[in-house]
RNA sequence: ACGAACGCUGGCGGCGCGUCUUAAGCAUGCAAGUCGAGCGAUAAUCGGGGGCAACUUCGAUGAAAGCGGCGGACUGGUGAGUAACGCGUGGAUAACCUGCCUUGAGGCUGGGGAUAGCCGUUAGAAAUAGCGGGUAAUACCGAAUACGAUCGUCCGGCCGCUUAAUUUUUUUGAAAGAAGAGAGAAACUUAUAAUACACGUCAGAAAAAUUAGGUGGUUGGAUGAAGAAAGGAGCUAAGGCUCCGCCUUAAGAGGGGUCCGCGUCCCAUUAGCUAGUUGGAGGGGUAACGGCCCGCCAAGGCGAAGAUGGGUAGCCGGCCUGAGAGGGCGAACGGCCACACUGGGACUGAGAUACGGCCCAGACUCCUACGGGAGGCAGCAGCUAAGAAUAUUCCGCAAUGGGCGAAAGCCUGACGGAGCGACGCCGCGUGGAUGACGAAGGCCGAAAGGUUGUAAAAUUCUUUUGCGGGCGAAGAAGAAGGCGGGCAGGGAAUGGCCCGCCGGUGACGCCGGCCCGCGAAUAAGCCCCGGCUAAUUACGUGCCAGCAGCCGCGGUAACACGUAAGGGGCGAGCGUUGUUCGGAAUUAUUGGGCGUAAAGGGCGCGUAGGCGGCGCCGUAAGUCCGGCGUGAAAUAUCGGGGCUCAACCCCGGGGCUGCGCUGGAAACUGCGGUGCUUGAGUCACGGAGGGGCAGCCGGAAUUCCUGGUGUAGGGGUGAAAUCUGUAGAUAUCAGGAAGAACACCGGCAGCGAAGGCGGGCUGCCAGCCGAUGACUGACGCUGAGGCGCGAAAGUGCGGGGAGCAAACAGGAUUAGAUACCCUGGUAGUCCGCGCCGUAAACGAUGCGCACUAGGCGUCGGGGCGAGCGUUCCGGUGCCGAAGCGAACGCGGUAAGUGCGCCGCCUGGGGAGUAUGCCCGCAAGGGUGAAACUCAAAGGAAUUGACGGGGGCCCGCACAAGCGGUGGAGCAUGUGGUUUAAUUCGAUGGUACGCGAGGAACCUUACCUGGGUUUGACAUGCAGGGGAAAGACGCCGAGAUGCGUCCGCGCAGCAAUGCGCCCCUGUGCAGGUGCUGCAUGGCUGUCGUCAGCUCGUGCCGUGAGGUGUUGGGUUAAGUCCCGCAACGAGCGCAACCCCUACCGCCAGUUACCAGCAGGAAAGCUGGGGACUCUGGCGGAACUGCCGGCGACAAGCCGGAGGAAGGCGGGGAUGACGUCAAGUCAUCAUGGCCCUUAUGUCCAGGGCUACACACGUGCUACAAUGGGCGGUACAACGUGACGCGAGUCCGCGAGGAUUGAGCGAAACCUGGAAAGCCGUCCGUAGUUCGGAUUGAAGUCUGAAACCCGACUUCAUGAAGGUGGAAUCGCUAGUAAUCGCGCAUCAGCAUGGCGCGGUGAAUACGUUCCCGGGCCUUGUACACACCGCCCGUCACACCAUCCGAGUUGGAGGUACCCGAAGCCGGUAGUCUAACCGCAAGGGGGACGCUGUCGAAGGUACGUUUAGUGAGGAGGGUG
Repeated sequence: ACGAACGCUGGCGGCGCGUCUUAAGCAUGCAAGUCGAGCGAUAAUCGGGGGCAACUUCGAUGAAAGCGGCGGACUGGUGAGUAACGCGUGGAUAACCUGCCUUGAGGCUGGGGAUAGCCGUUAGAAAUAGCGGGUAAUACCGAAUACGAUCGUCCGGCCGCUUAAUUUUUUUGAAAGAAGAGAGAAACUUAUAAUACACGUCAGAAAAAUUAGGUGGUUGGAUGAAGAAAGGAGCUAAGGCUCCGCCUUAAGAGGGGUCCGCGUCCCAUUAGCUAGUUGGAGGGGUAACGGCCCGCCAAGGCGAAGAUGGGUAGCCGGCCUGAGAGGGCGAACGGCCACACUGGGACUGAGAUACGGCCCAGACUCCUACGGGAGGCAGCAGCUAAGAAUAUUCCGCAAUGGGCGAAAGCCUGACGGAGCGACGCCGCGUGGAUGACGAAGGCCGAAAGGUUGUAAAAUUCUUUUGCGGGCGAAGAAGAAGGCGGGCAGGGAAUGGCCCGCCGGUGACGCCGGCCCGCGAAUAAGCCCCGGCUAAUUACGUGCCAGCAGCCGCGGUAACACGUAAGGGGCGAGCGUUGUUCGGAAUUAUUGGGCGUAAAGGGCGCGUAGGCGGCGCCGUAAGUCCGGCGUGAAAUAUCGGGGCUCAACCCCGGGGCUGCGCUGGAAACUGCGGUGCUUGAGUCACGGAGGGGCAGCCGGAAUUCCUGGUGUAGGGGUGAAAUCUGUAGAUAUCAGGAAGAACACCGGCAGCGAAGGCGGGCUGCCAGCCGAUGACUGACGCUGAGGCGCGAAAGUGCGGGGAGCAAACAGGAUUAGAUACCCUGGUAGUCCGCGCCGUAAACGAUGCGCACUAGGCGUCGGGGCGAGCGUUCCGGUGCCGAAGCGAACGCGGUAAGUGCGCCGCCUGGGGAGUAUGCCCGCAAGGGUGAAACUCAAAGGAAUUGACGGGGGCCCGCACAAGCGGUGGAGCAUGUGGUUUAAUUCGAUGGUACGCGAGGAACCUUACCUGGGUUUGACAUGCAGGGGAAAGACGCCGAGAUGCGUCCGCGCAGCAAUGCGCCCCUGUGCAGGUGCUGCAUGGCUGUCGUCAGCUCGUGCCGUGAGGUGUUGGGUUAAGUCCCGCAACGAGCGCAACCCCUACCGCCAGUUACCAGCAGGAAAGCUGGGGACUCUGGCGGAACUGCCGGCGACAAGCCGGAGGAAGGCGGGGAUGACGUCAAGUCAUCAUGGCCCUUAUGUCCAGGGCUACACACGUGCUACAAUGGGCGGUACAACGUGACGCGAGUCCGCGAGGAUUGAGCGAAACCUGGAAAGCCGUCCGUAGUUCGGAUUGAAGUCUGAAACCCGACUUCAUGAAGGUGGAAUCGCUAGUAAUCGCGCAUCAGCAUGGCGCGGUGAAUACGUUCCCGGGCCUUGUACACACCGCCCGUCACACCAUCCGAGUUGGAGGUACCCGAAGCCGGUAGUCUAACCGCAAGGGGGACGCUGUCGAAGGUACGUUUAGUGAGGAGGGUG
């Protein structure tokens, strides 16, 4: 933007538009008639005459029908067909026609014969047809006349076209060694010149000129032939005149026919087409040219600038879009074409091959008496069907236009109007003003409040629209006719022409408009609110229901679904769908690209084509300027005007980018001519080279053969085996044979167009470079097709075959191993002759030319130079300026800047597939789609992460060691199972002796049962009552309930108030109910790892980088040095605590050297030395020495020191990761429960047990166990406590025994391993202690489920633990005991403490984890990533397919309608000729060619369908 459709909604008017589908089929009505002033006759009516009447006759008016004329070829509809001179545009017609109309000229004489109608009659159901009789004309036919016009012949002028010949010029090509010339009758022979030339020959083409012929036009003249007619009306002075017609002719206007240039869609997977085909001369035919048609002759014509074929399509003005260029479209309006049920055909006519005419054939429908007939809405309405979808069987000829007519008038579904449809465009309205710091209601909010919102209400105003009523334009003018005036002509009248006045006519229409009355009265919706994109909240829902244009929303807080409120947009509409253009520079002419994103042909030669150096002359095709014609109107645009505005309509201007004619210009391009040398090339000289082809030759190596020496292995691998060898291998020596390849040189060296080319020599061939001179004179560049070359593999034929080696075999490897490894081994690799024609044929970079800083190598050649070197040309490399580039990178060897030409690209997959065609022996190659599907596929670079990548470096990471776990029994936790319940959480590492630092009740959250409902707990309000509380009794399992007793605060005189408690009511409480994926806080882990960042600057388009990388060094991003970086922050380290040494101060409860006392004991005096305790200090810093290092940082060694390079240990955990853990510590959003999911109580459960796992304890014994004796700690704890001593008990423990101690004091408290002694003697034991029995102890209200301990008895498994796996690097592991928290009681767990006290570390290859740098990446949820193929299933489209069913067009043949044309003379026959016979002419008949439909056969093409087969896509 729309001829739209669909959904929701809908007040009015104006102007437009309205079957896009099925050119499907149609009931009914209407859409083309008219003229009596061309003709005859008549029904009916009226009048007159006759008649009594019936009736008859005449006249007037005058239907229906007929003859005749004009019109039915216009108007109206549709878009099927058509790719065409169909359309558009410009021309041509010297190749044509034209009714009516206009203008001019001339004429209109005189006859004849018929026929409709009508009458009679026949056939038929009908449609209709026939026969007989008779009639008119502006119907028909002869005759006369002929200014024009037409035709023939003759004589001239001018012009066009055409053919031929000749001449000249130019040009192209070819052949032969000639042509010519001479001799000869000829075939032919012969002489001379000459070797590549022309002013030669032959053939073709073009141009010009001349001549001749043909043909045509025009014009003049002469002559001949043939050819006309019709009347009607009016007037009349009766003579005629006027008007309308008629005939001939010339011209005009308008209309048409035909021809030509140019333009006009897609497919090349359509490449060849053509027999009337192309041309000629002749004829026919037409209005007219023509192969339009026919016979003959020739063999042409078209085509890559796309013929032929196929598909699609009416074309244009214009319409939509776009800045334009362009793209799409061709409704309405206008021009042209085509068609009228389908196909064919002619007739009539000025005009048709005729929409509402005819004939034939076909399909269909209808009528029928079955014999036959009728019909054609793609006219206006209307119907059926189809479809998402498109209207009234309306009114009128009043206007405009058309037909007929002298006119009145008639006809007109053209047209003018009305109706229906928001289908579109435009305009108007649904009210205006005032109106609260803002009603109610709704929504949101914790509340405050916000919002709806001046919105409403209310007050007031207005009245478009609406309803009712009234008034009332314009569209109407021309008429006919009348009156008046004038003009021409004329003898008059009618008549003709001009002006003025009068004069009838309205479908729309109860219109528009205006006025009055009524009353805010009758009138708002639709879509959207995640981003794009303008507009947000709540609730519901819970990957459901749904949304969605793209990205994407929805899995319990959804701005995205649904609803509501609010908001945004548009508004009688709003959305959706469809389609087109735009944005899209995303087909790029304007205006793109091709190294890596899609895209350079594998390479060359070269055809057509495109492009082309310098100077001069000419020409004027392109180009430029001017003039003329055309480019219809409408549309668009500008200006103006008319409807109140606008839409709409009208007027004017410009424009319409085009085509044609003409005049001019000459720079550029073209063309012609003539020159030039710089492009290109040729010759002479020099040069390098794995350039090509052919032939010949060589040595090393390998294998094989023969012989010698020689003996047991060889070979091969990660390790082996197959294999080979005592029949003598391998090794070694000598000889021989064969084939293939050429070490070193060898080089980012060379050569070649590319593929490619490597021993040496020779020959042949080609290319390249340099230098100097000469020559040719643009001879050039590129190159669609075409042709050639073209690695390897492959292939055909014939050779050859040493080594190597697909296939194949065997051996290994492996889960398997159709592989990698090994032993063999055939094609092949090699040669000759063919084929193939591909490649990561790569510089992933087409060819040519020119221009644009440098530097460093190297190959070939030249100049200068003694040399060093320098310079020029041509190659080949590296680095780089400018510039380019998305970046990477390129950068005189361009991917820079330009020019020329070619090839190629246009999202990914499908797919380089299918199909068709071409090539090939085959393999296969070339060309090369679509359906369907996806929202990407890609490039370059960045940061990470990762790697069975690299480098550097750490860690009990491995290794080296010691001890364990995994096996047993038990403890404990978990899974699982079970259960009424076994409450919940934790789940790889980073859950599992975890939350638990104490489950018998309690705890407790679970289960069962019993209660309770303002509640076990908090607080407010209202009312009532009372201190709170305590004690006792009863029912009951208890909670609870009932009862009794006791008790009644403070202030105030009191009323009353305050505090507290109880009851009732109400707000509310309560929840270990859910969500750790809504959260805070806290925690685990990577990880005590050395990292993580920032500011400024710099670099980069950007992500980002730099810093932080690098060289060293460290435990460390620790420090040093360097550096486009300079600094800084969080981490590291240090500061803090414990510990190791010393000093100082202090000295009780600790200590005791010396002194005193004492039987003894630091017991006492005393001491302040020591130990120790508490506090404060010191000490260690690579400080010192040596070496290494860079003169640094630092490292190594040493001295001293209690301690040495961080002394040991702790606390301390960067940015972050794991949606890690925890809603059950606590807090908290949301959701849920509210006589229960709250709360109270009793009992049970969390303690279950066929199993599985984790963590532990105790063991399996002699480095041990039992017994006896004996020694030495530290950290701690203690009042509801630790508890000495004494007594009792075998013992746990007890004794209502109780000292001491709130603790450096007393207790716990005997530490144990150890040491000394003794027994046991390798045994399921004097090991081991599970399990079980009995008896007890203690705690506790209570040990049944379900505690710990003691004693006696019992004495299980277990004899060192498979695969696997854990801890530890020193006071560590191992081993030994002690304490503490929790706690009434309960530890093998946890947290601490001390005693005894090792082994080992070569080292960093490997396993695990980590740090830094680097590299690759298709990963980014980041390798637990990504991802490939088969198989199974579902769906979709496609290909092949035995076939099968249609369509289209083709060829050949058969049949052959209507009809035109031709033939014929059978029948009939008015006009003319003839006296007649007859003739001429005509019609019918018969017949021939052509000829639609139909038939047969064949092949082509296209579509549908198809068992089955194939691959593809999606899930």
Notes
Model confidence (mean pLDDT): 82 of 100. This is a predicted structure of a 1515-nucleotide RNA (small-subunit ribosomal RNA) from an uncultured Spirochaetota bacterium.